[in-house]
Molecule: transfer RNA
Organism: Opitutales bacterium
């Protein structure tokens, strides 16, 4: 120094043609069960959709830089 993908909840990850409230397992908490623990059930809570800016009535989703990380090429 160039190409290509990838950043959404604490973790691992979906999210449809741009469309009205952004989910899912797991973990935390809270309750049931149990003498008690695990387990297993239930339920709450948890998001700046990587940041800036653009285009749109309207953006997680589409454009443009940038920054983190991976892969290849030189």
């Nucleotide at each position: 120094g160039g190409g290509c993908c990838c950043u959404u909840a604490g973790c691992u990850c979906a999210g449809u043609u741009g469309g009205u409230u952004a989910g899912a397992g797991c973990a935390u908490c809270c309750g049931a069960c149990u003498c008690a623990u695990a387990a297993u059930c239930g339920g709450c809570a948890g998001g700046u959709c990587g940041u800036c800016g653009g285009u749109u009535c309207a953006a997680g989703u589409c454009c443009g830089a940038c920054a983190g990380g991976g892969c290849c090429c030189a």